[in-house]
Formats: sequence, C1' cells, structure tokens
RNA sequence: AAAGCUGUCGUGGGAGAGGGCCCGGAGAAGAUCUCGGGACGCCGAAGGCGCAACUCGCUCGGAAACGCUCAGGCAAAAGGACCGCGGCAGGACG
Repeated sequence: AAAGCUGUCGUGGGAGAGGGCCCGGAGAAGAUCUCGGGACGCCGAAGGCGCAACUCGCUCGGAAACGCUCAGGCAAAAGGACCGCGGCAGGACG
C1' cells in the first nucleotide's frame, strides 16, 4: 500500500409444491380469462419459532441448509436462502 472479513447497493445464477375443487361479482350471452371468498391437498430456501452438533472452565447465552409450518408459497410474473462478479463504507492503522 493492501487483503481476508462484515455491512450495503447493483448485476448474473437460483429449488420445491393443485395453473385442482366449491361459491359469488364483472366484462351482452357462451367459452376463456380475471377479482373476491371458502374447504381440502401440498412445499420450504423471505421472515419467524424450536431442538441440536458445536462454542464457553462451568453456567447464562450464541448457533444450521435439521425440525415446525405462524407467515409465505404451489403456471407465468414477483419473491427467493445461498453462490459468483463489481461499486461504496468499515476493517485501517501499523
């Protein structure tokens, strides 16, 4: 002089599960689509909660991609843990 690392922004990738059923509305009617509601069936990788390997001398705590599904989701779109790349801030001063 930096870098690992942390946060944030942008960008690329990013799984799973009924585009099922019933009721109602509107679009002249029908079909189709759409909106609202309901009852079931499912999914888990926003979030949330729980246990735990582990961490700590011990306790208290912390802690998952494990579990639960409250929330969310089950064509597309949107979202999406996580990963890659880049910018910015910290690290940062010695």

A computed fold for a 94-nucleotide RNA from a Gammaproteobacteria bacterium, annotated as Glycine riboswitch aptamer. Its mean pLDDT, the model's own confidence on a scale to 100, is 78. The model forms 85% of the base pairs in the Rfam consensus. NCBI's taxonomy places the organism under Bacteria, Pseudomonadati, Pseudomonadota, Gammaproteobacteria.